[in-house]
Molecule: Glycine riboswitch aptamer
Organism: Chromatiaceae bacterium
RNA sequence: CUAAUCCCGUCGGGAGAGCCCGGCACUGCCGGCGCCAAAGGCGCAAUUCCGCCCGGAAUCGCUCAGGCAAAAGGACCGCGGGGAGAGA
Numbered sequence: 001c002u003a004a005u006c007c008c009g010u011c012g013g014g015a016g017a018g019c020c021c022g023g024c025a026c027u028g029c030c031g032g033c034g035c036c037a038a039a040g041g042c043g044c045a046a047u048u049c050c051g052c053c054c055g056g057a058a059u060c061g062c063u064c065a066g067g068c069a070a071a072a073g074g075a076c077c078g079c080g081g082g083g084a085g086a087g088a
Base pairs, nucleotide, nucleotide: 001087005084006083007082008081011078012077013076018033020032021031022030023029024028034068035067036066040064041062042061043060047058048057049056050055
C1' cells in the first nucleotide's frame, strides 16, 4: 500500500399474510378460526448448490418463536466511512 472476504456504524430501498369473530379492565390482553415466511430457531423427505456418495448449505422445507392497518421490526440490496485482511 492492498484484492477477495469478514466485522461495526451512517444514509436510502426493502415482501407476504384477517386492523376477522367473541370477551375484558380496549394503542393492549385472553380465547377461537383462518393465514404469512425475510429476525431468530429447526430439518435435509423433495428442489438447488458444494462434480457424485457421505457430509454440509440455501433465497429450499417446517412454522417452535415471530408476524398478518399504520408505526415498529425486517432477511437482503445499494452509496459512503472506519477496522481486520493473504500478500507485496